[in-house]
Molecule: small-subunit ribosomal RNA
Organism: uncultured prokaryote
RNA sequence: AGAGUUUGAUCCUGGCUCAGAUUGAACGCUGGCGGCAUGCUUAACACAUGCAAGUCGAACGGCAGCACAGUGUGUAGCAAUACACAUGGGUGGCGAGUGGCGGACGGGUGAGUAACGCGUAGGAAUCUGCCCAAGAGUUGGGGACAACUCGAGGAAACUCGAGCUAAUACCGAAUACGCCCUACGGGGUAAAGCUGGGGACCUUCGGGCCUGGCGCUUUUGGAUGAGCCUGCGUUGGAUUAGCUUGUUGGUGGGGUAAAGGCCUACCAAGGCAACGAUCCAUAGCUGGUCUGAGAGGAUGACCAGCCACACUGGGACUGAGACACGGCCCAGACUCCUACGGGAGGCAGCAGUGGGGAAUAUUGCGCAAUGGACGAAAGUCUGACGCAGCAAUACCGCGUGUGUGAAGAAGGCCUGGAGGGUUGUAAAGCACUUUCAGUGUGGAGGAAAGGUUAUAAGUUAAUAGCUUGUAACUGUGACGUUACCCACAGAAGAAGCACCGGCUAACUCCGUGCCAGCAGCCGCGGUAAUACGGAGGGUGCAAGCGUUAAUCGGAAUUACUGGGCGUAAAGCGCGCGUAGGCGGGUAUUUAAGUCAGAUGUGAAAUCCCAGGGCUCAACCUUGGAACUGCAUUUGAUACUGGUUAUCUUGAGUACAGUAGAGGGAGGUGGAAUUUCAGGUGUAGCGGUGAAAUGCGUAGAUAUCGGAAGGAACACCAAUGGCGAAGGCAACUUCCUGGACUGAUACUGACACUCAGGUGCGAAAGCGUGGGGAGCAAACAGGAUUAGAUACCCUGGUAGUCCACGCCGUAAACGAUGUCAACUAGCCGUUGGGCCGCAAUGACGGUUUAGUGUCGCAGCUAACGCAAUAAGUUCUCCGCCUGGGGAGUACGGCCGCAAGGUUAAAACUCAAAGAAAUUGACGGGGACCCGCACAAGCGGUGGAGCAUGUGGUUUAAUUCGAUGCAACGCGAAGAACCUUACCAGGUCUUGACAUCCCGAGAAUUUACUAGAGAUAGUUUAGUGCCUUCGGGAACUCGGUGACAGGUGCUGCAUGGCUGUCGUCAGCUCGUGUCGUGAGAUGUUGGGUUAAGUCCCGUAACGAGCGCAACCCUUGUCCUUAGUUGCCAGCACGUAAUGGUGGGAACUUUAAGGAGACUGCCGGUGAUAAACCGGAGGAAGGUGGGGAUGACGUCAAGUCAUCAUGGCCCUUACGAGUAGGGCUACACACGUGCUACAAUGGAGCGUACAGAGGGUUGCCAAGCCGCAAGGUGGAGCUAAUCCCUUAAAGCGCCUCGUAGUCCGGAUUGGAGUCUGCAACUCGACUCCAUGAAGUCGGAAUCGCUAGUAAUCGCGAAUCAGAACGUCGCGGUGAAUCCGUUCCCGGGCCUUGUACACACCGCCCGUCACAUCACGAAAGCCAGUUGUACUAGAAGCCGGUGAUUCAACCGCAAGGAGAUAGCCGUCCAAGGUAUGACUGGUGAUUGGGGUGAAGUCGUAACAAGGUAGCCGUA
Repeated sequence: AGAGUUUGAUCCUGGCUCAGAUUGAACGCUGGCGGCAUGCUUAACACAUGCAAGUCGAACGGCAGCACAGUGUGUAGCAAUACACAUGGGUGGCGAGUGGCGGACGGGUGAGUAACGCGUAGGAAUCUGCCCAAGAGUUGGGGACAACUCGAGGAAACUCGAGCUAAUACCGAAUACGCCCUACGGGGUAAAGCUGGGGACCUUCGGGCCUGGCGCUUUUGGAUGAGCCUGCGUUGGAUUAGCUUGUUGGUGGGGUAAAGGCCUACCAAGGCAACGAUCCAUAGCUGGUCUGAGAGGAUGACCAGCCACACUGGGACUGAGACACGGCCCAGACUCCUACGGGAGGCAGCAGUGGGGAAUAUUGCGCAAUGGACGAAAGUCUGACGCAGCAAUACCGCGUGUGUGAAGAAGGCCUGGAGGGUUGUAAAGCACUUUCAGUGUGGAGGAAAGGUUAUAAGUUAAUAGCUUGUAACUGUGACGUUACCCACAGAAGAAGCACCGGCUAACUCCGUGCCAGCAGCCGCGGUAAUACGGAGGGUGCAAGCGUUAAUCGGAAUUACUGGGCGUAAAGCGCGCGUAGGCGGGUAUUUAAGUCAGAUGUGAAAUCCCAGGGCUCAACCUUGGAACUGCAUUUGAUACUGGUUAUCUUGAGUACAGUAGAGGGAGGUGGAAUUUCAGGUGUAGCGGUGAAAUGCGUAGAUAUCGGAAGGAACACCAAUGGCGAAGGCAACUUCCUGGACUGAUACUGACACUCAGGUGCGAAAGCGUGGGGAGCAAACAGGAUUAGAUACCCUGGUAGUCCACGCCGUAAACGAUGUCAACUAGCCGUUGGGCCGCAAUGACGGUUUAGUGUCGCAGCUAACGCAAUAAGUUCUCCGCCUGGGGAGUACGGCCGCAAGGUUAAAACUCAAAGAAAUUGACGGGGACCCGCACAAGCGGUGGAGCAUGUGGUUUAAUUCGAUGCAACGCGAAGAACCUUACCAGGUCUUGACAUCCCGAGAAUUUACUAGAGAUAGUUUAGUGCCUUCGGGAACUCGGUGACAGGUGCUGCAUGGCUGUCGUCAGCUCGUGUCGUGAGAUGUUGGGUUAAGUCCCGUAACGAGCGCAACCCUUGUCCUUAGUUGCCAGCACGUAAUGGUGGGAACUUUAAGGAGACUGCCGGUGAUAAACCGGAGGAAGGUGGGGAUGACGUCAAGUCAUCAUGGCCCUUACGAGUAGGGCUACACACGUGCUACAAUGGAGCGUACAGAGGGUUGCCAAGCCGCAAGGUGGAGCUAAUCCCUUAAAGCGCCUCGUAGUCCGGAUUGGAGUCUGCAACUCGACUCCAUGAAGUCGGAAUCGCUAGUAAUCGCGAAUCAGAACGUCGCGGUGAAUCCGUUCCCGGGCCUUGUACACACCGCCCGUCACAUCACGAAAGCCAGUUGUACUAGAAGCCGGUGAUUCAACCGCAAGGAGAUAGCCGUCCAAGGUAUGACUGGUGAUUGGGGUGAAGUCGUAACAAGGUAGCCGUA
């Protein structure tokens, strides 16, 4: 520090996800040791049991219990004495009680609280037990109440009555340094003792007295702690906008420790709030902690400070301090006890239990240390605390060995070759070490106090005593079998977890087969998965490793640091204007902001730095720094602010002009449409793609003039003008706003922006009243259509128009807020001003206010913007933060309504989107080509038959090919074979190959059984080579390796092929342009069959294609001359190159020539080229063929062949005989033959080419009506044969008919091939004589030796072509042309397509599911208001009865109290609102869901351009 993910690719925007750190964690797998921390985050849920706050006898009366003196009695004993019993406050002590101090600390929890609660900095009107310092005092009396005793009640808790008693308990009196009050005269106000020691003196022998200590009272000051007040800071919501009546202030009074509406009476009417009051929700706050570069964000466990709470609510008492966790009273809920009358309780103390939960420990030891309470002290108490236990919960440290060791062991795993690779120096082996754990010795520190003794100093009268110091002795440890050290033995007891497709370090095999599963995101898995599961190997961390949850980071993804708003999300439709923000020049002053210094504070801990201590570290500790803050104070004065004065340039006013559809009101005008009445006139008009509805003989349309009425204003007119926007257009009058120009004068910053607010605001729509010509939602009819609730047509109502009032929205757009300044230019245009001219103009220059098109710098993701900025700055406002849900729901406000405005969430996806690129596509455009259309000729589609396919059938009808590009295709030929299929019957190392063992020559004859394969018997036969050992070939038998498969996968493949298409295209290098994908080149102007060539050109070149080179055909030449040829010469025949001969011709087959736009003319840019011509056998690639670029279609083929993987192995292999591939209601393709006279039949007659032939072609002759038979000559072929070519031509017949057309079908008889023609061959003869009279929609081929027509040959083949491949004969018509159909090429344009239009995609309906809204209601909670209620309690009133202290002789008084009453008030109750949550039949839309229905709205001109607002 970044990475993955939107696309075919790119750049941007933008979300989602990952890598890091962290945690009071939990879960899974695993687990050796130690140190140090931490450990109910949930139910402030309920709690059994034990403990957590007592202490003081040196305050007191006492003596229940314990112990001991003393006393008494008894027993034993001579006695001392021992034992037992009783007594005994005398002593040690002490239960309960009175009293004092402490239970307000310590410990827990975070429910409440949005608050002076907390943090920070300050303040004044206060209190403060114990503590410190100082001053003064501590005199003298009195009366009670507990305990206790007696009595009573009660189950208990406990209570009541009577009596006795002490005090540091209580109460008067005295005194008052001080203190308090005061009218300045005065008045008021305390106290307590206990104890140690003691010389003299006194004594009632208790003590007094002296002295010390502790205490007590009062006052002052301090310290500590606490209370109160204030500035600033402290979560979210405005879908919470108004709140408040003790409320805000004052006066009097009360109250408090203390200021204060804290309380009360009266008076005033204030106070808070957009800088967010009130309300709702959430939350203890902080030091800090986690993260981050920081700024920030999140958090508030442990430790520390503050606050709040103690079952829930209320209340006070006591006290220095509480409205009190282990106190009290009351109410409530809950639990427990009960004799049913009544009582008891509060773990959010430590352990522990139940419950909840993913989840959090022992009912441990000790007061040894630290700290606290009490005490004079010893000491007691202390679940604070110190320790131990449990938990890998976190952090830190250590170990599980070290060295050597190659036969690179075995085993595992992998592999084209069993050879290697890897695990791997790893192991074994050898040598060594012993940390930790184990066993056994030893052994610190945490301990200082305290006590005793001695001694010194102080106090004192004192050598007592007390206090302090010193010394000696004594002596206190829970942890603890401590830490630590030493010894012993032995490598011995100690490694796992996750991951290995990319991000992200790490790869192979097997299994599985869109299954099982994985997954943080992208995504893997449908038979070769580095992504699932296992294994081997590897990578990472390591006593842990992963997962989950959560926080920050990355995320500049809320942007202060540090983002944006033309098109990605985002500028309010536009003005005016309040608060607010911001603001021109100069000078003075101030010092609020700002800057600097000082002071105080910013607790400690934490973080950081430097040291120190545990062997290191974590951890602990010392010091420093820091704590970025706040306050006070002293300075500085540039800038900002405030004050004062002044200025004119911003802004404005006055004056004179200019232009204008600026606005409002009134009046006027002509053209046109329609209607009405009339004239002329006659049969149609109108409308459309074509029609129809409609109008018209009752006279339309057309035409003429007239009338009525409403709406809109042609030309001018523009890129023009005006206005803030919406918007504004005939002419004219009145009223009126703004802008611009000019020159002077005046005011003197008056300016800009603007949350709320307010006004304007197209169309549609609404209300009331008018108006209504045309147009026209709705509606009706006619068309179109599968449908057509549309597009088109004919009508037609609201509306459109006017007045008044609403509505308040638009793609209200420049998708661009407003103000100001600055920053190259060129060219238009509108309104002004100024200047110039030899030129007076439709002139030139300059300036200003608008309005446009280009363009530089700059900016931008790009497109683009570019002085009218989207550039560079500045001011203020508005708005955005992934897509969908949704501008929706709910709530509020506005509206008559329609609706508008404000405006979410659940849920869901990993994208949605902008710009540009390359393609593809378009019922977009331009250009061009092709038998593509057109022009023609002939067919197919109808018939019969042949053949192939589908379908059906079947035991099987083997398999494949399926739009063009399957269908007379693989198949150049299924009776058996072929053959792969079916039903039987057989074989199992196999029909075929290699190796091994044994036997045998191989081979062969005959017979039997069988359908045959096969089985049995039988006959003949001994081969070849040899180094004599044997070997090779062949056959049979056996064993196992293996053979075999037309079994599957053409979507695992090679090879081959089809197709676009013989279309003219497809690319590369370097350079250049672009952020980039890419572009350029290859586009453009011409031209061509052609990316063919030329020119131009940021391109220059090159490659694969095109063309040419190859074959064939057309002309000529040369050479050669048999089997071919025969002109001339000769011979011969009935005739024939038959013969001699010839080499001219034809021909054969080798080699050459020839054609290149070469020549001429024209056109064209003088180019390329085109047109015409000459010559030529041939003329512009002469004709034909072979030749098929990059690629597309997962095109076809595993059944030609080859081949990976899978599958079968007495069968999915192999042999055999029979059947099937030949089936047949039907449909389609391709053909043949026809339907006839351009023909059929008959007779005669002429002319080819190219092939084939020895298992062959087969002549002549003879036989048969014929197929054919017989025959055997010739031929291994320019020699012989197939082989008579047919159409044609000549003559004759038929006469338009189901025929003398047509030949299917069927009967009979035959021929040939073959082992065999039944299923199932071809042909012949005789007989039979079907459909069919030129073929609907539709569709195919062909541009010249072509179509059409005629026959011939060949391959395959025993036989079996109407098919296929070739060959020649005869031999046309038409091409105006490119509008249209199809296909293709190039350029351009649009795109929401990229699997690429067979694309994408919208909505209803149906089904499933999810969350949400509404809903008659129902339930619960919170809260307001009103009324009621009124426990306990303080306060106030009253005060029976009663009452110790004081006064009084007494009566009585002062004072107090129960009770009662009142104010306030908690719970509760009633009524009525508000809010929140839950639930709810039904209902509404929304989301999601491989293959449902209906249509086809959008994307291309998406087939009616689309979109926005409205009805």